The RNA shown here (SAM riboswitch aptamer (S box leader)) has 143 nucleotides and comes from a Planctomycetota bacterium. Its mean pLDDT, the model's own confidence on a scale to 100, is 75.
RNA sequence: AUCUUAUCCAGAGUGGCUGAGGGACGGGCCCGACGACGCCACAGCAACCGGUCCAUCAAUUGCGAUGGACGCUGGUGCUAACUCCCGCCCUGCGUGAUUCCGCGCGACAGCGCCGGACAAAUCGCCGAUGGGGCAGAUAAGAU
Numbered sequence: 001a002u003c004u005u006a007u008c009c010a011g012a013g014u015g016g017c018u019g020a021g022g023g024a025c026g027g028g029c030c031c032g033a034c035g036a037c038g039c040c041a042c043a044g045c046a047a048c049c050g051g052u053c054c055a056u057c058a059a060u061u062g063c064g065a066u067g068g069a070c071g072c073u074g075g076u077g078c079u080a081a082c083u084c085c086c087g088c089c090c091u092g093c094g095u096g097a098u099u100c101c102g103c104g105c106g107a108c109a110g111c112g113c114c115g116g117a118c119a120a121a122u123c124g125c126c127g128a129u130g131g132g133g134c135a136g137a138u139a140a141g142a143u
Stems, first nucleotide, its partner, number of pairs: 001143008013042005021031003025087004043079003048075002050072001051070007083135001088132003093127001094125005099117003102113004
């Protein structure tokens, strides 16, 4: 670096150094000289792997599989915002316009209205809901 599998609405910050951008990309929206981001130290969160214990199954010579518990001087990870939100497809709700109807004006070409309707269709909103996908992050394994 690539591939596979699992997870991503929970949780957890202080100090020191440095000094301008940062939140992966695009749009949005945020964080940031009251010092962000990053680095270091300490602290913490979590429980992917490892470890210990328990139960069941398999096996019975140790190794194993599944589920659970424990945070354990172990290996990683994480400690603003749901992966900060959206992005592509589907779903289908709301809303507006076209449309149709009504009323008024009219030079009979049309024009106007805080008017009405929603069966079907089209378009719009960078609008809701839910599902899938893409991308990304982390772990474990493989190449």